Model confidence (mean pLDDT): 80 of 100.
The RNA shown here (transfer RNA) has 76 nucleotides and comes from a Magnetospirillaceae bacterium.
Rfam family: tRNA. By type it is a transfer RNA. Rfam describes the family as follows. Transfer RNA (tRNA) molecules are approximately 80 nucleotides in length.
RNAcentral holds the sequence, with entries from ENA.
The organism belongs to Magnetospirillaceae, within Bacteria.
[in-house]
RNA sequence: UCCCAGGUAGCUCAGCCGGUAGAGCGAGCGGCUGUUAACCGCUUGGUCGGGGGUUCGAGUCCCUCCCUGGGAGCCA
Numbered sequence: 001u002c003c004c005a006g007g008u009a010g011c012u013c014a015g016c017c018g019g020u021a022g023a024g025c026g027a028g029c030g031g032c033u034g035u036u037a038a039c040c041g042c043u044u045g046g047u048c049g050g051g052g053g054u055u056c057g058a059g060u061c062c063c064u065c066c067c068u069g070g071g072a073g074c075c076a
Base pairs, nucleotide, nucleotide: 001072002071003070004069005068006067007066010025011024012023013022019056026044027043028042029041030040031039049065050064051063052062053061
């Protein structure tokens, strides 16, 4: 330098063919129990990596930049 995959909640990840973003874990509160754990219920959660564009409407499509992982190339 080029190619590929990825970046979404505190963490691990879903999100189809564009239609106002979810799950599990975690955290908080409550129930149950003599108590803890386990189990059950409720609550808590987001500038969807940054910027710009297309569109009535973008996590999703287009351009550009940044970051992570993998592969290839380069050594004048």